[in-house]
RNA sequence: GCGGAUGGCCGGAUGACCGCGGCGGCAACGUCGAGGAAAGUCCGGACUCCAUGAAGGUGCGGUGCCGGGUAACGCCCGGCGGGGGCAACCCAGGGAAAGCGCCACAGAGAAGAGACCGCCCAUGCACGCAUGGGUAAGGGUGAAACGGUGGGGUAAGAGCCCACCGCGGGGCUGGCAACAGUCCUGGCAUGGCAAGCCCCACCGGGAGCAAUGCCGAAUAGGGACCGCGCGUCGCAAGACAGGGCUGCCUUCGCCCCAGCAGGUCCGGGUUGGCAGCUAGAUCCCGUCAGUAAUGGCGGGACCAGAUGAAUGGUCAUCAAAGGGGUAACCCCGGAACAAAAUCCGGCUUACAGGCCAUCCGCGCAU
Repeated sequence: GCGGAUGGCCGGAUGACCGCGGCGGCAACGUCGAGGAAAGUCCGGACUCCAUGAAGGUGCGGUGCCGGGUAACGCCCGGCGGGGGCAACCCAGGGAAAGCGCCACAGAGAAGAGACCGCCCAUGCACGCAUGGGUAAGGGUGAAACGGUGGGGUAAGAGCCCACCGCGGGGCUGGCAACAGUCCUGGCAUGGCAAGCCCCACCGGGAGCAAUGCCGAAUAGGGACCGCGCGUCGCAAGACAGGGCUGCCUUCGCCCCAGCAGGUCCGGGUUGGCAGCUAGAUCCCGUCAGUAAUGGCGGGACCAGAUGAAUGGUCAUCAAAGGGGUAACCCCGGAACAAAAUCCGGCUUACAGGCCAUCCGCGCAU
């Protein structure tokens, strides 16, 4: 210098004028007023209301290597083994020897398979072909061909035998663990897909700030009590019938019993007002513990709260980075995505123009 990897940051400043919302103030006026994603609403929580009987069976949704962090998570950190990359680094992560299913095209054969070419043997003859048998080393097809390499062996071959590698089982050593190393042993059985079904383990009540509470007015519907009355059988006790209670089913258990233009009280969809509402798993600095995520301690700060929904517009000055011109210096340049609606932790997606740090590869110079 070129190319690349990872992590992070900025995403205008000041002033004037005209405006908007909150708070304080009698007023003048003062003070505060969007984001890194406020977004998608995909996960996890706080908060609020509702629901919440037991046993057995069965279903639905989610997560998925190991350890740690956290209020919690599908997030984050550290590690492990597998795959990709020369590397920095990146990608996916239960089970395919429980079972079912699928594996296009090509190919002889796509999963307890198979023989097209080839190799070998026998027989025949027209002497390089035919028929029958053996074989699966080599060729061919394919994303994938029923362990790999080498040797022995054989008519040719083959885990048929042997060594190493791979794979299964067991032991020992190291590690909290995933796992790694090593030894013994087995025999070649075990192709791929679980984002097709499935199996295993673990987790999971529902609805959401239009939650929910309070205030004001009135109608319908509703509830409680009172009054009249009250399914079937039975003199009665009780039994039966009907309805309700877990996502569903079964059993058990528990609860309720028709009706009325009646009376009294409670209450009352509708969004008017107020509360909920923003000070909080908060932010900044320092320090300690930890590889880190993160946590402890100390000090400091206060940072929108609207609801036909504010946070805007114009002008001026100054500009950053960046680009161009040999230089002093001049010129160009000058803002994207978007925008609160109960709050918080994440993830994902969008983003003009730029910057910083660490690392890798190649080239050149010293």
Annotation: The RNA shown here (Bacterial RNase P class A) has 366 nucleotides and comes from Paracoccus kondratievae. Its Rfam family is "Bacterial RNase P class A". From the family's description: Ribonuclease P (RNase P) is a ubiquitous endoribonuclease, found in archaea, bacteria and eukarya as well as chloroplasts and mitochondria. The RNAcentral record of the sequence draws on ENA. It is recorded under the gene name rnpB. Lineage of the source: Bacteria > Pseudomonadota > Rhodobacterales > Paracoccaceae > Paracoccus.